Predicted 3D model of a 72-nucleotide RNA (transfer RNA) from Aquisphaera giovannonii. Its Rfam family is "tRNA". Its mean pLDDT, the model's own confidence on a scale to 100, is 84.
RNA sequence: GGGGUUGUGGUGUAGCGGCAGCACAGCGGCCUUUUAAGCCGGGGAGCGGGGGUUCGAGUCCCUCCAACCCCA
Numbered sequence: 001g002g003g004g005u006u007g008u009g010g011u012g013u014a015g016c017g018g019c020a021g022c023a024c025a026g027c028g029g030c031c032u033u034u035u036a037a038g039c040c041g042g043g044g045a046g047c048g049g050g051g052g053u054u055c056g057a058g059u060c061c062c063u064c065c066a067a068c069c070c071c072a
Stems, first nucleotide, its partner, number of pairs: 001071007010024004018055001027041004048064005
């Protein structure tokens, strides 16, 4: 220098163009002598940045950034 994969709550991960979900963690409650375990509840991300297409974009297109892989 060229090509590819990935980027989503604190963490891990899902998400045919049509309300961003699940698990864990954390928080509150119940239970328990207490802790842990168990049970219940309610929060927390607008999706790496910018732009475009579309009635509508996490999803499609362009560009940039970061991590990783391959080629040179």